[in-house]
RNA sequence: UGCGGGGUCGUCUAAUGGUAGGACAGCGGGUUUUGGUCCCGUUAAUCGGGGUUCGAGUCCCUGCCCCGCAA
Numbered sequence: 001u002g003c004g005g006g007g008u009c010g011u012c013u014a015a016u017g018g019u020a021g022g023a024c025a026g027c028g029g030g031u032u033u034u035g036g037u038c039c040c041g042u043u044a045a046u047c048g049g050g051g052u053u054c055g056a057g058u059c060c061c062u063g064c065c066c067c068g069c070a071a
Base pairs, nucleotide, nucleotide: 001070002069003068004067005066006065007064010024011023012022013021018054026042027041028040029039030038047063048062049061050060051059
């Protein structure tokens, strides 16, 4: 430099173009003599910019970052 793949709550991981969900973690509560386990509730995210669309995490363009392959 070229080609391919990827970027989503604190972490991991889903989501046919139609309310962004789950687990763990955190917080609050229940249970317990205390802690842990268990149960209930709750907070929290789509890499940046632009475009298409009634509607974009998803499709298109561009930039940044990560991984792989080639030279």